This is a predicted structure of a 102-nucleotide RNA (SAM riboswitch aptamer (S box leader)) from uncultured Glycomyces sp.
The prediction has a mean pLDDT of 85.
The source organism's lineage runs through Bacteria, Actinomycetes, Glycomycetales, Glycomycetaceae and Glycomyces.
């Protein structure tokens, strides 16, 4: 930098000890009934890889597997910018971010 996805799913233990939900602002949450981090084990998912005596001319789709990643509070916790509407709000999009594959 390009593409795809992001309302589903899945946690215990040990060490440690006060923060955490990416940054800023606002909100709302989680946290000494133990945050973040590290380690072990377990699990979820199926992007890539691999397999198909599956479909298809093909692109591709579908199914399987679980090797490489990833992930395991809350939609990426919600909003901030733009648009629309039946406007205490709702819907759509963008931006940013995360993950994977180039």
């Nucleotide at each position: 930098u390009u593409c795809a996805u992001c309302c589903a799913g899945a946690g215990c233990a040990g060490c440690u000890g006060a923060g955490g939900g990416g940054u800023c602002c606002g909100g709302c949450c989680c946290g000494a009934c133990g945050a973040a981090g590290c380690u072990g084990c377990g699990g979820c998912a199926a992007c890539c890889a691999c397999c198909g005596a599956c479909a298809g001319c093909g692109a591709u789709g579908c199914g399987g597997c679980a090797g490489g990643u990833g992930c395991c509070a809350a939609u990426u916790c919600c909003g901030g910018c733009c648009c629309g509407c039946u406007c205490g709000g709702c819907g759509g999009g963008a931006a940013a971010g995360a993950u994977g594959a180039g």